[in-house]
């Protein structure tokens, strides 16, 4: 300096024909025991990396930028 993938819940990732954002696990609260733990049932938790654009409407299409990985020079 050029390419390619990558950023969504505390943490590991889903989510493709654009149409109200989900799982495991961790927290929190119950059932359950003598009591832990495990099971099991239930609640919370997300300005979807940043600014634009396009569109009735964008996690998802376009363009900049920022960080992360791998690669070519």
């Nucleotide at each position: 300096g050029c390419c390619a993938c990558g950023a969504u819940a505390g943490c590991u990732c889903a989510g493709u024909u654009g149409g109200u954002a989900g799982a495991g696990c961790a927290g929190c609260g119950g059932u359950u025991u003598u009591g832990u733990a495990a099971a099991c049932c239930g609640c919370a938790g997300g300005u979807c990396g940043u600014c634009g654009g396009u569109u009735c409407g964008a996690c998802c299409c376009c363009g900049a930028c920022u960080c992360g990985u791998g690669g070519c020079u």